Predicted 3D model of a 350-nucleotide part of an RNA (small-subunit ribosomal RNA, central domain) from an uncultured prokaryote. Model confidence (mean pLDDT): 90 of 100.
Context: one part of a larger RNA
């Protein structure tokens, strides 16, 4: 290198834009760089292969031939690639008309509850557990009512439902805004596809500064439980859990399934569109489109199982894998306040 691989054995990068670069859709002249083909020049000798010859044979050795898969040059070919030009609509977009949606971002605001507080009724418990006990409570709790305070989540609808690249997004209203889908026609006219590096984005836990703390709660305290309990259960409770600004950069960041096109039997539910049909009726039947479940067929699979949402068939590109431990460690670098993150061995041993 060449070969095989990546749902579960080792192995898809959390995730997007995107830059080099690789790759790239139909027709039409032209060129001849890449290709392919003729001649020619070189391709030293040995070495290798073939013949034939010499030391008795053979290793050696000599002649002779082949050959030297390569380069230069003329000239020729023009399918395919690639260079220059030209046209084309199906690929990608735009423009227009309409639809869904917890897609983002800010500012309002709304009820139930749960704490606290203030009053009023009210009296002995109340709370908790397998039982209990700390713990609350005659300074009047719990429980009831009324009024107030303050945080933090938004029951029902809720979904096998939607939306978003991913992380992720649910109470109402509103402002600014991104993406999708679907319909008719116009319109640009390959402008794509992928993406080394690079930028951004990115649950939760941490971390710096400043606010909030109602409720839950690492750590801590205390009570049980136990041989003993640095847990499990109870009573308390500090960071935190929230808001703002600035950081980490992780994950079973998971469909454990990188992206983009193409093509390959079906049935069955749904969500958003459009068409038809219709007593014109939220229906019901049919038809297409884009999304999102379950069954199954060919074919694929080590098996499970996947199967128009492929893990089938092809093709571009990009990541990654290469026994197990040692180890995601050591070094070194590099970003980071710090915790750490990225990159990433070996000795050794099975």
């Nucleotide at each position: 290198c060449u070969g095989g691989g990546c749902g579960u054995a080792a192995a898809g990068g959390g995730c997007g834009c995107g830059u080099a670069g690789g790759c790239g859709g139909u027709c039409c002249c032209g060129u001849a760089a890449g290709u392919g083909g003729u001649g020619u020049g070189u391709g030293a000798a040995a070495u290798c292969c073939g013949a034939u010859g010499g030391c008795u044979c053979a290793a050696c050795c000599a002649u002779c031939g082949a050959g030297c898969u390569g380069c230069g040059c003329c000239c020729c070919a023009u399918a395919c690639u690639g260079c220059a030009g030209g046209a084309c609509u199906u690929g990608a977009g735009u423009a227009c008309a309409g639809c869904a949606g917890a897609g983002g971002c800010a500012a309002u605001c709304g009820g139930a509850a749960u704490u606290c507080c203030c009053g009023g009724u009210g009296u002995a418990g109340c709370g908790g557990u397998g039982g209990a006990a700390u713990g609350c409570g005659u300074a009047g709790a719990u429980a009831u009512c009324g009024g107030g305070a303050g945080g933090a989540a938004c029951a029902c609808c809720g979904u096998u439902g939607g939306c978003g690249a991913a992380g992720g997004c649910g109470a109402c209203u509103u402002u600014c805004u991104g993406g999708g889908c679907u319909g008719c026609u116009a319109c640009u006219g390959a402008c794509g596809c992928u993406g080394a590096g690079g930028c951004g984005c990115g649950a939760a836990a941490g971390c710096c500064g400043g606010g909030g703390g109602a409720g839950c709660g690492a750590a801590c305290a205390g009570g049980a439980u136990u041989a003993g309990a640095u847990a499990c259960c109870c009573u308390g409770g500090u960071a935190g859990u929230c808001c703002c600004g600035g950081c980490c950069g992780u994950a079973a960041a998971c469909g454990g399934u990188g992206a983009a096109c193409a093509c390959u039997a079906g049935g069955u539910g749904u969500u958003g569109g459009a068409g038809g049909c219709a007593u014109c009726g939220a229906c019901c039947c049919c038809u297409c489109c884009a999304g999102u479940g379950c069954c199954g067929c060919a074919g694929c699979u080590a098996a499970c199982g996947c199967a128009u949402u492929a893990a089938g068939u092809g093709u571009u590109c990009c990541g990654c894998c290469u026994g197990g431990g040692g180890a995601g460690u050591a070094c070194g670098g590099u970003c980071g306040c710090a915790a750490g993150g990225c990159u990433g061995a070996a000795a050794c041993u099975c």